[in-house]
RNA sequence: GCCAAUGUAGCUCAGCUGGCAGAGCAACGGUUUCGUAAACCGUAGGUCGGGGGUUCGAAUCCCCCCAUUGGCU
Numbered sequence: 001g002c003c004a005a006u007g008u009a010g011c012u013c014a015g016c017u018g019g020c021a022g023a024g025c026a027a028c029g030g031u032u033u034c035g036u037a038a039a040c041c042g043u044a045g046g047u048c049g050g051g052g053g054u055u056c057g058a059a060u061c062c063c064c065c066c067a068u069u070g071g072c073u
Stems, first nucleotide, its partner, number of pairs: 001072007010025004019056001027043005049065005
């Protein structure tokens, strides 16, 4: 330098044939316990990597850029 994949909650990821942004774990609160852990109930947490475009509507489609990973040279 070229090609491909990935980027979504604190972490691991789903959702990507356009239509309310989700799960598990973690965090916080409560129940329970002498106390802790476990269990159960609940709460909060997101500019969906950045910018632009298409569309009534974009995490999703298109273009550019950035980061990470892998391959080729």
Predicted 3D model of a 73-nucleotide RNA (transfer RNA) from an uncultured Christensenellaceae bacterium. Its Rfam family is "tRNA". Its family is annotated with triplet codon-amino acid adaptor activity in the Gene Ontology. Its mean pLDDT, the model's own confidence on a scale to 100, is 82. The sequence was found in a public genome assembly.